[in-house]
RNA sequence: AGAGUAGUCUGGGCGGUCGCGGUAGAAUUUUUCUACCGAGGAAAGUCCGGACUCCAUAGGGCACGGUGCUUCGUAACACGAAGGCGGGGUGACCCGACGGAAAGUGGCACAGAAAACACACAGCCUAAGCGGUUAUCCCGAUGGGUAAUCGCCGGCAAUGGUGAAAAGGUGCGGUAAGAGCGCACCAGCGUCGUGGUGACACGACGGCUUGCCAAACCCCACCGGGAGCAAUUCCAAAUAGGGGAACGAUAGUGUGGCCCGCACUUUGUUCCCGGGUAGGAAGCUAGAGGGGUAGGGUGACCUACCUCCCAGAGAAAUGACCGCCUCUGAGGGAAAUCCCUCUACGACAGAAUCCGGCUUAUAGGACUACUCUCAAG
Numbered sequence: 001a002g003a004g005u006a007g008u009c010u011g012g013g014c015g016g017u018c019g020c021g022g023u024a025g026a027a028u029u030u031u032u033c034u035a036c037c038g039a040g041g042a043a044a045g046u047c048c049g050g051a052c053u054c055c056a057u058a059g060g061g062c063a064c065g066g067u068g069c070u071u072c073g074u075a076a077c078a079c080g081a082a083g084g085c086g087g088g089g090u091g092a093c094c095c096g097a098c099g100g101a102a103a104g105u106g107g108c109a110c111a112g113a114a115a116a117c118a119c120a121c122a123g124c125c126u127a128a129g130c131g132g133u134u135a136u137c138c139c140g141a142u143g144g145g146u147a148a149u150c151g152c153c154g155g156c157a158a159u160g161g162u163g164a165a166a167a168g169g170u171g172c173g174g175u176a177a178g179a180g181c182g183c184a185c186c187a188g189c190g191u192c193g194u195g196g197u198g199a200c201a202c203g204a205c206g207g208c209u210u211g212c213c214a215a216a217c218c219c220c221a222c223c224g225g226g227a228g229c230a231a232u233u234c235c236a237a238a239u240a241g242g243g244g245a246a247c248g249a250u251a252g253u254g255u256g257g258c259c260c261g262c263a264c265u266u267u268g269u270u271c272c273c274g275g276g277u278a279g280g281a282a283g284c285u286a287g288a289g290g291g292g293u294a295g296g297g298u299g300a301c302c303u304a305c306c307u308c309c310c311a312g313a314g315a316a317a318u319g320a321c322c323g324c325c326u327c328u329g330a331g332g333g334a335a336a337u338c339c340c341u342c343u344a345c346g347a348c349a350g351a352a353u354c355c356g357g358c359u360u361a362u363a364g365g366a367c368u369a370c371u372c373u374c375a376a377g
Stems, first nucleotide, its partner, number of pairs: 001373010012325007020038008040348001044359002047357005052228004059260004064224005069083005084098001085096004099219002104217002106213003121160002123156003129152010168186006187209001189206007232282004242273006252264003289308008329342005
């Protein structure tokens, strides 16, 4: 100097004038004045987890759904931290849908003999056993031996071929030809030992050892009531707390389904006729809250003390203008760390019960640590 990796912060500030909303106070009170506060890092998505409210006095089981390496953190989680194993990268680092294939079922097109109880296509051997032919030797004959060859029977999974994958891999020996048949090294599996909370790692010994897919159904372990601020609570007003029919107690209702239990039961279900109301307040922002200091911990985070109050609208407020500063950008001055002028223009985007995460979008700007390459000293 270049190229990368991981992360943090910011994405305007100060003052004035006017306007809007909330809280508190004062008063000349149906209004005015003063003080303070007023939209994000994602407020988005509604994907997870909860707090809170109601069902409701509320338990058990099945089905169903979710998660899936280990340990820790947390109110909790599918989140976070630290590790393990596997994969990618020269590396800093990144990714993982990471329990089980001897509980069972199922799939692996085409090609290939054959795709896992996987039966041998081309082929190799012919030892052992049976038969034939030719040659030759022995022999008085029947017959016997040797060599070559053919057939039957038998052996093989090594060689070749197909494929993503074909009965562990490479090499040496051995064999009739082969094969963990034997040996060496490696992979896998099992047992034992050592280390670790653990996932696992290392070592020793050993029979030699037939796939992949569960992001297929499934099995195993753990977790899970439901609905949701349009939850719900209170007040006021008004009406007709209305009328009829059918079912119904071994019935029925009770916030996903089914069963048991429990509670209620002129409770309840279905249909028809007719009437009133839809207003106000609360929930609604003091919290699993923010900041600082100290200690503990590799870390996520925890503990103690001190300090602060940072929107609560209700058809939806949080805005407009001016001045100054600053970030950035543009132009000019011969050039520049310098000077001058203009410029808050500009990304993604607007709270609605609240909080912890994840995911997605983002004009730019600043900073920290680390890796690789090149050059100089």
The RNA shown here (Bacterial RNase P class A) has 377 nucleotides and comes from a Pseudomonadota bacterium. Model confidence (mean pLDDT): 76 of 100. It matches the Rfam family "Bacterial RNase P class A". By type it is a ribozyme. The model forms 95% of the base pairs in the Rfam consensus.